[in-house]
């Protein structure tokens, strides 16, 4: 340090998001580009604290 396929966000603990990619649509003779929309998450694993944990405590795993 570990969060979507990938790169990374997430304020004092209060509805997990963005870029790229991907899928669909508009446009086009076709495609690309552009624009619009959608899907995709057991937040590395177990336990604890709390009304509530990605966030705090603890053990373990991986780099």
């Nucleotide at each position: 340090a570990g969060u979507a396929g990938u790169u990374c966000a997430a304020u004092u603990g209060g509805u997990a998001g963005a870029g790229c990619g991907u899928c669909g649509g508009u446009c086009u003779c076709c495609a690309a580009a552009a624009c619009c929309g959608g899907a995709a998450g057991u937040u590395g694993a177990g336990g604890g604290u709390u009304c509530g944990a990605g966030u705090c405590c603890u053990u373990c795993c991986u780099g």
A computed fold for a 63-nucleotide RNA from a bovine gut metagenome, annotated as transfer RNA.
The coordinates come from a structure-prediction model, not an experiment, and the mean pLDDT is 84.
It matches the Rfam family "tRNA". By type it is a transfer RNA.
The same sequence occurs in records of 2 taxa.